[in-house]
RNA sequence: CUCUCAUCACGAGCGGCGGAGGGACCGGCCCGACGAAGCCGCGGCAACCACCGGAGCCGCCCUGGCCCGGCAGGUGCCAAUUCCGGCAGGAGUUUUCUGGAAGAUGGGGA
Numbered sequence: 001c002u003c004u005c006a007u008c009a010c011g012a013g014c015g016g017c018g019g020a021g022g023g024a025c026c027g028g029c030c031c032g033a034c035g036a037a038g039c040c041g042c043g044g045c046a047a048c049c050a051c052c053g054g055a056g057c058c059g060c061c062c063u064g065g066c067c068c069g070g071c072a073g074g075u076g077c078c079a080a081u082u083c084c085g086g087c088a089g090g091a092g093u094u095u096u097c098u099g100g101a102a103g104a105u106g107g108g109g110a
Stems, first nucleotide, its partner, number of pairs: 002109007013042005021031003025086004043078003047075003051070004056066003082102001087099005
């Protein structure tokens, strides 16, 4: 850099440095000198991987898997549904629902 699979309606701060931006992009709409982004310290959450445990399910056993729970080691995350929409279809059609697209995170592969 890229392919693929899964998840994304819950959850999670305080201080220091820093100074004007930030919420991917575009259009909205928001957050921000009652201090943005970023960096540091401590803390937390629990999506995936890892590890541990398990009634049940996969015809039965081993093994393995699904599912549930624990843990918080590896990543990740700690405003608003991924903030909403951005394409398509349906409907009770100034709206709303469903599915995509794009994006983010993790696992696996080249």
This is a predicted structure of a 110-nucleotide RNA (SAM riboswitch aptamer (S box leader)) from an Anaerolineae bacterium.
The organism belongs to Anaerolineae, within Bacteria.
Of the family's consensus pairs, 97% are formed in the model.